This is a predicted structure of a 1490-nucleotide RNA (small-subunit ribosomal RNA) from a metagenome. RNAcentral holds the sequence, with entries from SILVA. The prediction has a mean pLDDT of 83.
[in-house]
RNA sequence: GGCUAAGGCAUGCAAGUCGCACGAGAAAGUCCCCUUCGGGGGGCGAGUAAAGUGGCGGAAGGGUUAGUAAUGCAUAGAUAACCUACCCCUGGCCCCGGAAUAACCUUCCUAACGGAGGGCUAAUACCGGCAAAGGAUAUCCCGAAGUCGCAUGGCUUUGGGAUCAAAGGCGGGGAUCCUUCGGGACCUGUCGACUGGGGAGGGGUCUAUGUCCUAUUAGCUUGUUGGUGGGGUAAUGGCCUACCAAGGCAACGAUGGGUAGCCGGCCUGAGAGGGCGACCGGCAACACUGGGACUGAGACACUGCCCAGACUCCUACGGGAGGCUGCAGUCGAGAAUCUUUCGCAAUGCCCGAAAGGGUGACGGAGCGACGCCGCGUGGAGGAUGAAGGCCCUCGGGUUGUAAACUCCUGUCAGGUGGGAAGAAUAGUAUCGGGCCAAAUAUUCCCGGUACCUGACGUUACCACCAGAGGAAGCACCAGCAAACUUCGUGCCAGCAGCUGCGGUAAUACGAAGGGUGCGAGCGUUGUUCGGAAUCACUGGGCUUAAAGGGCACGUAGGCGGAGUGAUAAAUCAGAAGUGAAAGCCCGGCGCUCAACGUCGGAAUUGCUUUUGAAAAUGUCUCUCUCGAGUGCAGGAGGGGAGAGCGGAACUCUUGGUGGAGCGGUGAAAUGCGUAGAUAUCAAGGGGAACGCCGGCGGCGAAAGCGGCUCUCUGGCCUGCUACUGACGCUGAGGUGCGAAAGCUAGGGGAGCAAAGAGGAUUAGAUACCCUUGUAGUCCUAGCCGUAAACGAUGGGCACUGAGUAGGGGAAGCGUUUAGUUUUCUCUGCUGUAGCUAAUGCGUUAAGUGCCCCGCCUGGGGAGUACGGUCGCAAGAUUAAAACUCAAAGGAAUUGACGGGGGCUCGCACAAGCGGUGGAGCAUGUGGCUUAAUUCGAUACAACGCGAAGAACCUUAUCCGGGGCUUGACAUGUUUGGGAAUCCCCCCGAAAGGGGGGAGUGCCUUCGGGAACCCUUACACAGGUGCUGCAUGGCUGUCGUCAGCUCGUGUUGUGAAAUGUUUGGUUAAGUCCUUUAACGAGCGGAACCCUUAUCCUUAGUUGCCAGCGGGUAAUGCCGGGGACUCUAGGGAGACCGCCGGUGUCAAGCCGGAGGAAGGAGAGGAUGACGUCAAGUCCUCAUGGCCUUUAUGCCCCGGGCUGCACACGUGCUACAAUGGCCGGUACAAAGGGAUGCAAGACCGUAAGGUGGAGCUGAACCCAAAAAGCCGGUCUCAGUUCGGAUUGGAGGCUGCAACUCGCCUUCAUGAAGUCGGAAUCGCUAGUAAUCGCGGAUCAGCAACGCCGCGGUGAAUAAGUUCCCGAGCCUUGUACACACCGCCCGUCAAGCCACGAAAGCUGGCAGUACCUGAAGUCGUGUACCCAACCCGUUAAUCGCGGGAAGGAAGCGCCCACGGUAAGGCCAGUGAUUGGACUAAGUCGUAACAAGGUA
Repeated sequence: GGCUAAGGCAUGCAAGUCGCACGAGAAAGUCCCCUUCGGGGGGCGAGUAAAGUGGCGGAAGGGUUAGUAAUGCAUAGAUAACCUACCCCUGGCCCCGGAAUAACCUUCCUAACGGAGGGCUAAUACCGGCAAAGGAUAUCCCGAAGUCGCAUGGCUUUGGGAUCAAAGGCGGGGAUCCUUCGGGACCUGUCGACUGGGGAGGGGUCUAUGUCCUAUUAGCUUGUUGGUGGGGUAAUGGCCUACCAAGGCAACGAUGGGUAGCCGGCCUGAGAGGGCGACCGGCAACACUGGGACUGAGACACUGCCCAGACUCCUACGGGAGGCUGCAGUCGAGAAUCUUUCGCAAUGCCCGAAAGGGUGACGGAGCGACGCCGCGUGGAGGAUGAAGGCCCUCGGGUUGUAAACUCCUGUCAGGUGGGAAGAAUAGUAUCGGGCCAAAUAUUCCCGGUACCUGACGUUACCACCAGAGGAAGCACCAGCAAACUUCGUGCCAGCAGCUGCGGUAAUACGAAGGGUGCGAGCGUUGUUCGGAAUCACUGGGCUUAAAGGGCACGUAGGCGGAGUGAUAAAUCAGAAGUGAAAGCCCGGCGCUCAACGUCGGAAUUGCUUUUGAAAAUGUCUCUCUCGAGUGCAGGAGGGGAGAGCGGAACUCUUGGUGGAGCGGUGAAAUGCGUAGAUAUCAAGGGGAACGCCGGCGGCGAAAGCGGCUCUCUGGCCUGCUACUGACGCUGAGGUGCGAAAGCUAGGGGAGCAAAGAGGAUUAGAUACCCUUGUAGUCCUAGCCGUAAACGAUGGGCACUGAGUAGGGGAAGCGUUUAGUUUUCUCUGCUGUAGCUAAUGCGUUAAGUGCCCCGCCUGGGGAGUACGGUCGCAAGAUUAAAACUCAAAGGAAUUGACGGGGGCUCGCACAAGCGGUGGAGCAUGUGGCUUAAUUCGAUACAACGCGAAGAACCUUAUCCGGGGCUUGACAUGUUUGGGAAUCCCCCCGAAAGGGGGGAGUGCCUUCGGGAACCCUUACACAGGUGCUGCAUGGCUGUCGUCAGCUCGUGUUGUGAAAUGUUUGGUUAAGUCCUUUAACGAGCGGAACCCUUAUCCUUAGUUGCCAGCGGGUAAUGCCGGGGACUCUAGGGAGACCGCCGGUGUCAAGCCGGAGGAAGGAGAGGAUGACGUCAAGUCCUCAUGGCCUUUAUGCCCCGGGCUGCACACGUGCUACAAUGGCCGGUACAAAGGGAUGCAAGACCGUAAGGUGGAGCUGAACCCAAAAAGCCGGUCUCAGUUCGGAUUGGAGGCUGCAACUCGCCUUCAUGAAGUCGGAAUCGCUAGUAAUCGCGGAUCAGCAACGCCGCGGUGAAUAAGUUCCCGAGCCUUGUACACACCGCCCGUCAAGCCACGAAAGCUGGCAGUACCUGAAGUCGUGUACCCAACCCGUUAAUCGCGGGAAGGAAGCGCCCACGGUAAGGCCAGUGAUUGGACUAAGUCGUAACAAGGUA
């Protein structure tokens, strides 16, 4: 422990009891008697059961929360407006009569429930009376006195009048009396009855305060508000009624709508608060739904009655019965809530004199880990740290003293036995005492003893027995937040509270191992409070984050200057009452402990009453003048309204001059113009706006206001200080004003100009530009009521450092000019303190305070929908929700970017020279093709790149084919064999497969062993297989650009800044200067190499001036070191000197000297970083994959394929040239399987041959352009050489696919190249040749070097590109190749509208009108009482009283009608939302039209 369906209910039980109120009164059974054996009678059963009359109780107890926002509840009061059965206390009284009626008997009706007629009877049932006693403090009427209060009035005493009662039962008793001998009268006890008073407890009614949401509910109300009379009630009252009056409630929220039982308390919270109202307790309401009364002390009554309705059941169809929101139980709906149990033993209630009876209240048990509390599932020892699992760096680690094992313990569960307390009564018996009484009767009361009473219950508890035995799970382990590894998976599967995990190395998914937390529980979900100062009373905000109303006037309200006195509403203090109990808290006690229970205390912050205080608030009174206002004297002003006037410009018209264009733009065109434009002159007309002055100057509340004059008019400022005496501030509603656009009506219309038209621009161009052009702009009258209506800053008052500028006044000083000092007011700037998230504000506050108003509470949806109000409309105002997102936003920072700015560089442009793009060829790439055309690179920064050499090899299984499987290669183990090694044969294209032979070395303990080979098996090898987005290393690029940082200090809340900025200067963050910075590092520079001059040292293979020798000639030789040169070491260049300039600087410019001058030239050298740049195919390497294949070997092919496209080159197109002949001058290299001379052969390539050279000596080797001479004469040529044919040479195993060279022949395109584009600033470009690497050879025209000849142009920075610094803007931060908007298409959910349709709710008007109260009611009924009659107590008649039909008022259900509100649904429609679609590019940078 039924939170939902106050949904429906089978069955049983939940309220009876009393024989001491009354009449009547069985049966079964048993015993006895009789018997015709069928039965009959009697006793007991038993005055029992059941039923009836009567009394009390069925209004309590128990259940539920539907309704109810006040007829409720809570707190405090009132009742002078009331009631109260039973109970307690205290008085009095109980007399005499009467008539009926159930039960029962009998006759009937009915299916049933029930009912009708006749007859009998009793009472504590019912009725009457007062003859005797009467009567009260009762009730009513008429008075009197006292006293009190709170208005009506209350209380006490008292006089008179009227009206009223009852019932008996059960015991006991002895004198007297009566007796039907039973007893009665009588006395007495007790219970009961009647009538008063009081009490207790209970209740009724009234008042104040408090008590949820909604204004998208603003007006509600006719018995309504009050009065008078009457009625009604226990009682006040419009509670009801008739009449009269017209009130009553409401912004302090009436009325309406929604929701809800209220409280003590419970949960949470530091508190204040917020949420809730289960259990327990108090109150209320309800009892199938609606209405109604009856009875009664009490009800409009849960298990009573009547009526209506729905539902269920029975029926013989005519009628009937029922009400679990009592306890169990059942169905249903639901996420969800138990036994159809035991007992009245206890506690309590009802009845009874009592025994006792009843009691689903209650006491217990059962079920549910639903909560709280306690306990167990073992304890101690135990390390070869067992096995197994998991991980591993393979060493080990961990699970883990955990287990096993040893020794113990004995709770719970189990078994056996014992065993409390809950029991006290009452009663019965007896004893003692006591009250009433005549009584030692009886009864009653008190006390003692004995007996009797237990559902739970196999109870709690105790002892013994046995035995570690029967007893552990759940969640989590990325961060928050304690706890980590492996495997699987691969944006899948999945997780997720938020952030977020998962796309091949996942501590985040799943599993395992391990760990962490809690533990008979643990997690999840839901809900509430907290954190949340995130609705802020305590305790928030509004310049820019959400938020100041567009501005004013002003109503209610809020707040309010100084002094005196009073008061005591609020305030404060004390006291009293109350604040139920339970609960919370504290203390004690009791269950072994605890939960729990019990006792005491504290608390209950509240309300009420009362006493006091008087500072401040309020109120009242009397004053005051500083707030506010008035007055007087002055002042400035585009303040407002109306009227009149003016000039410039523009445009139109007319006329004159004039003659071809004008106009317009980036450029044009449309347009205007020979019918005369534009231009110009003159005259006239028209409308609008007012140049200069003009100014962060003035005025106004804001919107706003600008020519001049006049009239009317508002406000402001200054001075004087005469007057009023707080008259003030703010201001919800309200009212007025309110730019532009727009609307209505009528005017007006020059210029401008939405819409519209045309011309351009463009991919398009419904735009930007141009030509036109209508509303409109203007006036009058009236609407609209909004703006970035902005200072994005409400109004008022006061206080708080300064400086400076301007506008308007006043006073003082001053040679009354200039000026200066002080002061008031207005408008700005800079800034102190302070404030602020920062930006910033800063006496004009965003500072410090006070008062009042408005507004805000994440973004979107949305200032939208619906509803209301306003409006002619447009629309305005008020103003949500569903749904959706995890952000949206502010300020500032660092970057990046800009079709932003400034400064400055760079062959960046410009100025030049030469090219590319056109041709042919070479080469690389794309594409295509292919069996394959291996792979990579692919903007700059791929594309003569990896590749400094693809015929085989290379070479990569790229393709076809043939083979091998511990392997081509490494290490270790293992089986068997053999030295190693070499040779031969067969098959085959080879690899490979098969077979045969030779050979037997080293060490040795003589067993064997080591190296090596074959073979077997196993670990493993191997992989140019994948991932460069797992990596190292290396590299490219920005860029040889001048930058990138750090320490300390300082500034800032911080990110960060400063330094590194400023002014100069430089090639340079180079240096100087300035400076909250001072220093430092990596870069720059320098140091290093080459080169240019000189000196020195050293001279061989280099050199040869002088000396000598020699040759045909030559450094050829002796010699020499002078020179060149070589290669070691030095010098030199540093703005050092001079002049100028510059900040007395750094430096720059010029000059001198010098081989060289401002870094002399060139190289090497590449900061922090960027591009997930490139490379797993150099190498290394994690992971994955493969293992008779993705490994290895071999043959052949391919990488060279060709309609095309692109890049890089070569050769050219010619005369500055080609060709022929002659002739001159380099540097740097290379050379031993190499370079190769002279000589000979060949036209040549080349061949033969080989001197010399390991090289400053020999060779390659000739340099070429150049120079001299000749020829060609502008042509597709004596240019150009492609292509093709023939013949050769060389390399190589091999030139078919697919090499190079030579020669003969052939002789293509091409006559200087469109758009576009590249390189270069001096020994450079251009041009000329030479060498080398790779390499057998070569597709090299490539690459890397070398020298020869040798220019032009620029000294600038507008533009293109790139870069640096500073600054600016930013909605970018994957950083502009960014971000991002809208239509359309698609999807999706919720919502709005919608012709309507359906349902519900509350009312209004009318109709109907059950039951019932009240009224009425009669030609109906009637025992008691009265009268009459009668012989009569019978009967009959009349009356009274009572009853019933009927009628009337009210009224439930129901019906009709027109509306209102709410909800559901609805073809279609609207927007919202989502995403990698479509179209454009609106916004963010000056976003390319701010």